Two RNAs folded together computationally: RNase P RNA and transfer RNA, 485 nucleotides in total. The prediction has a mean pLDDT of 76.
[in-house]
RNA sequence: UUCAUCGGUCGGAUCAUCGCGCCGCGUAUGCGGUGAGGAAAGUCCGAACACCACAGGGCGCCGUGCUUCCUAACGGGAAGGCAGCCGUGCUGAGCGGCUGACGGCAAGUGCAACAGAAAGCAUUCCGGCCAACGUCCCGGUCGUACCGGGGCACGGCAAAGGGUGAAAUGGUGGGGUAAGAGCCCACCGGCGCUCCGGGCGACCGGGGCGGCCAGGCAAACCCCACGGGGUGCAAGGCCAAGCAGUACUGCUCCACUACGGUGGACGAGGCGGCCCGUCUCGAAGACAGUACGGGUAGGCUGCUCGAGGCUCGCGGCGACGCGAGUCCCAGACAAAUGAUGAUCUCCUCGCAGACGCCACGGCGGAUGGCGCGCGAGCAGACAGAAUUCGGCUUACAGACCGAUGAGUCCG
RNA sequence: GUGCCCGUGGCUCAGCUGGAUAGAGCGCCUGGCUACGGACCAGGAGGUCGGGAGUUCGAAUCUUCCCGGGCACA
Numbered sequence: 001u002u003c004a005u006c007g008g009u010c011g012g013a014u015c016a017u018c019g020c021g022c023c024g025c026g027u028a029u030g031c032g033g034u035g036a037g038g039a040a041a042g043u044c045c046g047a048a049c050a051c052c053a054c055a056g057g058g059c060g061c062c063g064u065g066c067u068u069c070c071u072a073a074c075g076g077g078a079a080g081g082c083a084g085c086c087g088u089g090c091u092g093a094g095c096g097g098c099u100g101a102c103g104g105c106a107a108g109u110g111c112a113a114c115a116g117a118a119a120g121c122a123u124u125c126c127g128g129c130c131a132a133c134g135u136c137c138c139g140g141u142c143g144u145a146c147c148g149g150g151g152c153a154c155g156g157c158a159a160a161g162g163g164u165g166a167a168a169u170g171g172u173g174g175g176g177u178a179a180g181a182g183c184c185c186a187c188c189g190g191c192g193c194u195c196c197g198g199g200c201g202a203c204c205g206g207g208g209c210g211g212c213c214a215g216g217c218a219a220a221c222c223c224c225a226c227g228g229g230g231u232g233c234a235a236g237g238c239c240a241a242g243c244a245g246u247a248c249u250g251c252u253c254c255a256c257u258a259c260g261g262u263g264g265a266c267g268a269g270g271c272g273g274c275c276c277g278u279c280u281c282g283a284a285g286a287c288a289g290u291a292c293g294g295g296u297a298g299g300c301u302g303c304u305c306g307a308g309g310c311u312c313g314c315g316g317c318g319a320c321g322c323g324a325g326u327c328c329c330a331g332a333c334a335a336a337u338g339a340u341g342a343u344c345u346c347c348u349c350g351c352a353g354a355c356g357c358c359a360c361g362g363c364g365g366a367u368g369g370c371g372c373g374c375g376a377g378c379a380g381a382c383a384g385a386a387u388u389c390g391g392c393u394u395a396c397a398g399a400c401c402g403a404u405g406a407g408u409c410c411g
Numbered sequence: 412g413u414g415c416c417c418g419u420g421g422c423u424c425a426g427c428u429g430g431a432u433a434g435a436g437c438g439c440c441u442g443g444c445u446a447c448g449g450a451c452c453a454g455g456a457g458g459u460c461g462g463g464a465g466u467u468c469g470a471a472u473c474u475u476c477c478c479g480g481g482c483a484c485a
Base pairs, nucleotide, nucleotide: 001407002406003405004404005403006402007401008400009399010398012344013343014342015341016340017339018338020035021034022033023032024031025030037382041393042392044391045390046389047388048387049232050231051230052229056276057275058274059273061228062227063226064225065224066080067079068078069077070076081102082100083099084098085097086096087095088094103223104222108221109220110217111216125162126161128157129156134154135153136150137149138148139147140146170188171187172186173185174184175183189213190212191210192209193208194207195206196205197204198203236301237300238299239298245292246291247290248289249288250287251285252265253264254263255262256261266282267281268280269279270278271277308327309326310325311324312323313322314321315320347377348376349375350374351373353372355371356370357369358368359367363411412484413483414482415481416480417479418478421437422436423435424434430468439455440454441453442452443451461477462476463475464474465473
């Protein structure tokens, strides 16, 4: 100096005219104020608020899942632990960066195509062994039992080797054995138990004991811990307007009574899975419930001042918290936030002066880049509030900052 | 605005309790039959399983983020 990747910040400024929404004041058409975003998006989480009962218990169901902290809360964030990958490094220790749905498979159940003997309380396809035992063959004996020898076809032993596979019961060496094998031993690795030290903790470092060697998958069921009642501003409240009803079901029983009711049973309904529990009702009516049908598509409210923004100080590694000062910043309902013009800046392209700077230090010259100058183009990406906040995710022209890597750098 | 569902050859659908080379019908192409066409018979082509990332030995299937389409609610 160029390029790439990742992270962060910003994502035009000032006016004028006309127009639109809202608010205020004047009043009869004017004046003043104000008017999109970092994502207003996806609707993926968490809340506020509202109604259903002040949201109750158990089971079921759903969600979350290393630790500590932050927060109103969270599946978010910060700091750390561990694991994996990459870079650097003497491919050592270490350092730096990125990523991680990161509790439990040593509780139970289940799954693993094809290949392979076997896919999980192991097992014998090839190959190995014959010590013991049985069958077999030979000998000793007339013969059986028994003894000796042989062989590995069968039975038997054996998980070291081969082969299959994504995955085959820890690795190396030695002992041992018929052959072998944690069968035994040494070292290494893992696991469990235990002790010591450090850390709030996840965890880390070290010692001892046990041959315990225990495969993978929980984004398989499941277990453990923690959390979760449902519905959503089309929530909900008030007003106005409009219409047509029909069918079915229900109206209980007992006790006490001061005759108002109270208690119990039963029935219906609510607390949308079930049970318990609890609340309301039991009215022959302007009743309650169910099913079908009919009507409305209007207004006001909720509605925007809020876990609010900005600046400064203090505490904290940090997320963040505390304090002081200051500011008011869209509220529409088929839904406003637009158009035109001017100046400037960013950016892009071209020209030209041979003025300045840079390309390791000095000198020299060529070339390139940047700045200055002139001219032209000109704000150009993603995108558009709808109850409100806190996050996450996704989209994004261009500019700036930081980290890492690679390349170029005349005589 | 809120909630829910779907996406597999050209079309309509299976498969989605993870293990095939992803199947079926219609359509398409070639050949046969026929004077010709249809029907029929034989054979064949055609699929990034909407896209990306992840989990797993292995993904159409499980998880997640996008894209597209549809339905319901006063």
Description
It holds a member of the Rfam family "Bacterial RNase P class A". By type it is a ribozyme.